[in-house]
Predicted 3D model of an 88-nucleotide RNA (c-di-GMP-I riboswitch aptamer).
The sequence was found by an Rfam model in a public genome assembly.
RNA sequence: AAUUAUAAUUAGCAAACCGCCGGAAACGACGGGACGCAAAGCUAAGGGGGCUAAGGUGCAAGGGUACUAAGCCAGCCCGGCCGCCGGA
Numbered sequence: 001a002a003u004u005a006u007a008a009u010u011a012g013c014a015a016a017c018c019g020c021c022g023g024a025a026a027c028g029a030c031g032g033g034a035c036g037c038a039a040a041g042c043u044a045a046g047g048g049g050g051c052u053a054a055g056g057u058g059c060a061a062g063g064g065u066a067c068u069a070a071g072c073c074a075g076c077c078c079g080g081c082c083g084c085c086g087g088a
Base pairs, nucleotide, nucleotide: 012037013036017032018031019030021028022027035075041081042080043079046078047077048076049073050072051071055068056067057066058065059064
């Protein structure tokens, strides 16, 4: 130095749910709360996937319905970027 196998300490984040605010909604911010997370840090303008449908378009014309992302999810997957601890 590389490879293989494998610990610990101290920190960190925070699902559901509740309150409150923003939003048409999906969802998000903040406070509480912990199901989990070794990248549950960033990237949605790298790719796939999912959610919503305000606006738009078609059909309807007793109030609707179908499609649509430029809205959203990084705690769905792959990739990219960056980073903490670390004994034998």